[in-house]
RNA sequence: GGGGGCGGGCGCAUGAUCGCUCCGGUUUACAUGCCGGAGAGGAAAGUCCGAACACCAAAGGGCACGGUGGUUCGUAACGCGAACUCCGGGUAACCGGGGGAAAGUGCCACAGAAAACACACCGCCGAUGGCCUGUCCCCGCGUGACAGGCACAGGUAAGGUUGAAAUGGCGAGGUAAGAGCUCACCGCCUCUGCGGCGACGCAGAGGGCAGGGUAAACCCCACCGGGUGCAAGACCAAAUAGGGAAACGAUUGAGGGCUGCCCGUCCGAAGUUUCCGGGUAGGUUGCACGAGGUACCGGGUGACCGGUAUCCCAGAUAAAUGAUCAUGACCUGCUUUGCAGGUACAGAAUUCGGCUUAUAGCCCGCCUUUUUUU
RNA sequence: UGGGGCGUCGUCAAGCGGUAAGACACAAGACUUUGACUCUUGCAUUCGUAGGUUCGAAUCCUGCCGCCCCAGCCA
Repeated sequence: GGGGGCGGGCGCAUGAUCGCUCCGGUUUACAUGCCGGAGAGGAAAGUCCGAACACCAAAGGGCACGGUGGUUCGUAACGCGAACUCCGGGUAACCGGGGGAAAGUGCCACAGAAAACACACCGCCGAUGGCCUGUCCCCGCGUGACAGGCACAGGUAAGGUUGAAAUGGCGAGGUAAGAGCUCACCGCCUCUGCGGCGACGCAGAGGGCAGGGUAAACCCCACCGGGUGCAAGACCAAAUAGGGAAACGAUUGAGGGCUGCCCGUCCGAAGUUUCCGGGUAGGUUGCACGAGGUACCGGGUGACCGGUAUCCCAGAUAAAUGAUCAUGACCUGCUUUGCAGGUACAGAAUUCGGCUUAUAGCCCGCCUUUUUUU
Repeated sequence: UGGGGCGUCGUCAAGCGGUAAGACACAAGACUUUGACUCUUGCAUUCGUAGGUUCGAAUCCUGCCGCCCCAGCCA
């Protein structure tokens, strides 16, 4: 210098004029005017998780349903984060993934002998037993011995072209042919010891090997989850056709309490629910001091935690946060001491913690690899 | 703002682990003097999109994109 990995930051600036929203002051007055101050983001987005808060009974039991999934820690909590661990990828920095398939069920198309039962089939063998033929012994039969044949009983799982996947792999011995049948190495399982909080690791001994895949299939195990959401909820005001229909209902209790079902509990002693039709959709509050920001110190490998000081930092409701001009910054192009164009993604709506996605361009730090030079 | 649902041919749609039915439309041909009807044939190569799980994904899981629906109070 080139390539790569990880992390962090900025993401137009200043001034003037005219406007908009909110707050404080002044003013009899929340009007109007005047003065002063504040006014989008790292994602405000998607609404994917977790909470706060509110109501339902501050919420109970069981089932169902849903979610999470290595270990330990952090946190208000989480599906988030940190550290570690195993597996996979990469030369490396680093990146991606994670319960159980020896409890049970299901599925594994086509192809293939076979898709989970290791049986049948092809194939190999036929030592042993059986049958047949020949030779020898023998006068002959029988018996016996030797040789050859059959593939009948039987043995076997080495091989069998497939497939995503084939019942440990490979080599040697062994055998009639074979086979963990035996052995070495590798893999696997069990046990013991040591290290670690733990996941797990290391070492040793033993076992010839049982147990294909799939749980983002049902399921099992462990843990978590009551429901609904600021259009929650509280208060005020306005408005009228307190109309019509259906269902259920009289204490043996309809129905309701924002939950799929049951129990339990509360309300409910005459109405309740649903549908059609009608009216009204205004204001205040919730709602801006919070698991808050910044700086320093301390603890921790880290996420994070503690202490001290300091700061107050948007609250609209069809919805403010804008427009124009000047100067400057950066980028691009060109007819190059100037001119033109551009400056991303996007925009608060109850509030926080995360995740995910979008993002022109620029800056910084650390690490790795390669080449050259010293 | 919150909640719920859906994306398969030009249109309506079936299929929910084993390689995309059907109807209308469209195109070509036949029939007819011509047109219609009828008959035959063809027509999905990214199942909204990007990843993942699996031997295999329209189907299962996750992230994006687009579209649709619902909502308060009174009686």
Predicted 3D model of RNase P RNA and transfer RNA as a complex of 449 nucleotides. The prediction has a mean pLDDT of 78. Rfam match: Bacterial RNase P class A. From the family's description: Ribonuclease P (RNase P) is a ubiquitous endoribonuclease, found in archaea, bacteria and eukarya as well as chloroplasts and mitochondria.